[in-house]
C1' cells in the first nucleotide's frame, strides 16, 4: 500500500429482554368476581447472529448441447475485535459492523 465467488433471500439457534399472554406478590374488596401497581419470573407471543446451524436463489469453474435463459458435476475459501451510539415495549451476539484497533 493492496485484492477478494466477502451475494441475496425466508427458517432456525445461542443470546436477549418485557409490549401483550400467563406466573408471584402486594393493594382496594367482608369475601369472590373484578381493577389497579410491582416483580424477568427457566413460560408462551416477541427481537435475534458476518465471524451460529441448516434450505432456496444467485454467482463461479468444467462438461453436454446445433444453440439458449437449457441439463450435469464441482466449488463458494477465510474470519481475532473493542469502547461508544441507534431502533423498538426494552434488551442483546440485532444495526452503525467484516467499521475503528489487531494479525
Nucleotide at each position: 500500500a493492496g485484492a477478494g465467488u466477502u451475494g441475496g433471500c425466508a427458517g432456525c439457534u445461542a443470546g436477549g429482554g418485557u409490549u401483550c399472554c400467563g406466573g408471584u406478590u402486594c393493594u382496594c374488596u367482608c369475601g369472590a368476581u373484578g381493577a389497579g401497581a410491582a416483580c424477568g419470573c427457566u413460560g408462551g407471543u416477541c427481537c435475534g447472529a458476518g465471524a451460529g446451524c441448516a434450505g432456496c436463489c444467485g454467482c463461479c469453474a468444467g462438461g453436454g448441447g446445433a444453440g439458449a435463459g437449457c441439463c450435469c458435476u464441482g466449488g463458494u475459501g477465510c474470519a481475532c475485535g473493542g469502547c461508544g451510539g441507534g431502533a423498538u415495549a426494552a434488551a442483546a451476539a440485532c444495526c452503525c459492523g467484516g467499521g475503528a484497533g489487531a494479525c

Predicted 3D model of a 103-nucleotide RNA (Guanidine-I riboswitch aptamer) from Bradyrhizobium sp. BTAi1. The sequence was found by an Rfam model in a public genome assembly. It matches the Rfam family "Guanidine-I riboswitch aptamer". Gene Ontology term of the family: regulation of gene expression. The organism belongs to Bradyrhizobium, within Bacteria.